Background: THF (Tetrahydrofolate) riboswitch aptamer from [Clostridium] nexile DSM 1787, 101 nucleotides, folded computationally. The coordinates come from a structure-prediction model, not an experiment, and the mean pLDDT is 78. The RNAcentral record of the sequence draws on Rfam and Ribocentre. It matches the Rfam family "THF (Tetrahydrofolate) riboswitch aptamer". Gene Ontology term of the family: tetrahydrofolate metabolic process. About the family: Tetrahydrofolate (THF) riboswitch was first reported for Ames et al. as an RNA motif in 5' untranslated (5'-UTR)regions of folate transport and biosynthesis genes in Firmicutes genomes. RNAcentral records the identical sequence in 2 taxa.
[in-house]
RNA sequence: AGCAGAGUAAGAGUAUGUGCGUUAAGUGCCAGUUGGACGGGGAGUUGCCAGUCGGACGAAAAGCAAAAUUGCUUGCGGUACAUACUCUGCAUCCCGCUGCU
Numbered sequence: 001a002g003c004a005g006a007g008u009a010a011g012a013g014u015a016u017g018u019g020c021g022u023u024a025a026g027u028g029c030c031a032g033u034u035g036g037a038c039g040g041g042g043a044g045u046u047g048c049c050a051g052u053c054g055g056a057c058g059a060a061a062a063g064c065a066a067a068a069u070u071g072c073u074u075g076c077g078g079u080a081c082a083u084a085c086u087c088u089g090c091a092u093c094c095c096g097c098u099g100c101u
Stems, first nucleotide, its partner, number of pairs: 001101005010088010020077003029055002032052005040095004061074005
């Protein structure tokens, strides 16, 4: 110098458990705003994530007990969190690391 390669944060799916809602919050969609993360080091987007605010849309309840405002059971929700497994995985650039020549 050339060629090849490894590794992260994180994301998705499935299962289990514990909750929340079912008097509709949450999830998903759109817009504004603030912030954050993005292989070992540096930089870092028009991509990703979160907070906040506004807008449009929108739902599955049933049974039992009780004096009851309540409790329990079975469901339902593109519901929250945790754990396990599987899969994906630095936008990109420079340097570094490993192997071969």